The prediction has a mean pLDDT of 81.
Transfer RNA from a Patescibacteria group bacterium, 73 nucleotides, folded computationally.
The organism belongs to Bacteria candidate phyla, within Bacteria.
The sequence is in RNAcentral, with records from ENA.
Rfam family: tRNA. By type it is a transfer RNA.
RNA sequence: GGGCCAGUAGCUCAGGGGUUAGAGCACCGCUCUUAUAAGGCGGGGGUCGAUGGUUCAAAUCCAUCCUGGCCUA
Numbered sequence: 001g002g003g004c005c006a007g008u009a010g011c012u013c014a015g016g017g018g019u020u021a022g023a024g025c026a027c028c029g030c031u032c033u034u035a036u037a038a039g040g041c042g043g044g045g046g047u048c049g050a051u052g053g054u055u056c057a058a059a060u061c062c063a064u065c066c067u068g069g070c071c072u073a
Stems, first nucleotide, its partner, number of pairs: 001072007010025004018056001027043005049065005
């Protein structure tokens, strides 16, 4: 240099055009316990990597760029 894949919560990921953007773990509060852990209940946390385009409507489709990974020379 060329090709491919990925980027969504603190972490690991789901969601692949429409109905409020979700799960597990983590964090905070309450409960339970002599206490801790586990369990139960509740809560906070996201401009979906960036910009532009398509569309009535984009996390989702398209283009470019950025970041990371793999393959290849």